[in-house]
Model confidence (mean pLDDT): 78 of 100. This is a predicted structure of a 137-nucleotide RNA (SAM riboswitch aptamer (S box leader)) from Actinoplanes aureus.
RNA sequence: ACCUCAUCCAGAGGGGCUGAGGGAUACGGCCCGUUGACGCCCCGGCAACCACCAAGCAUGUCUCGAAGACGAGGCCGAGCUUGGCAGGUGCUAAUUCCGUCCCCGUAAUGGCAGGUCGCCGCGGGGAAAGAUGAGAG
Numbered sequence: 001a002c003c004u005c006a007u008c009c010a011g012a013g014g015g016g017c018u019g020a021g022g023g024a025u026a027c028g029g030c031c032c033g034u035u036g037a038c039g040c041c042c043c044g045g046c047a048a049c050c051a052c053c054a055a056g057c058a059u060g061u062c063u064c065g066a067a068g069a070c071g072a073g074g075c076c077g078a079g080c081u082u083g084g085c086a087g088g089u090g091c092u093a094a095u096u097c098c099g100u101c102c103c104c105g106u107a108a109u110g111g112c113a114g115g116u117c118g119c120c121g122c123g124g125g126g127a128a129a130g131a132u133g134a135g136a137g
Base pairs, nucleotide, nucleotide: 003135004134005133006132007131008130013043014042015041016040017039021032022031023030026100027099028098029097044092045091046090049088050087052084053083054082055081056080057079060075061074062073063072064071065070096129101126102125103124104123105122106121
């Protein structure tokens, strides 16, 4: 790299360097950009995936009640919930900027057509692709 799972309409900017394109990819739209974008570095910030901490629940286990059932109590790696923290990542224009593929619906308007539908447009859902984290390898 590939694979699996979760999330992706919330949130968070200043400085320095550089100098022409950039917003992942192709096309279309729209936007950012010489009032310096994109990128790199520094500082700040956001968030809470993982880690860590606490409480509760569940599971398991031990002790006692002579045994079982059951009850009480202790412990408890992996699980779940809530809260905290900010160590490892991540992020810090626009929903992943929007559409493209599939499905459903569609008042009015326009075009084609003669059929009961298709196209454009609009609304909703899903997929694909991508990003991030965790895992597996």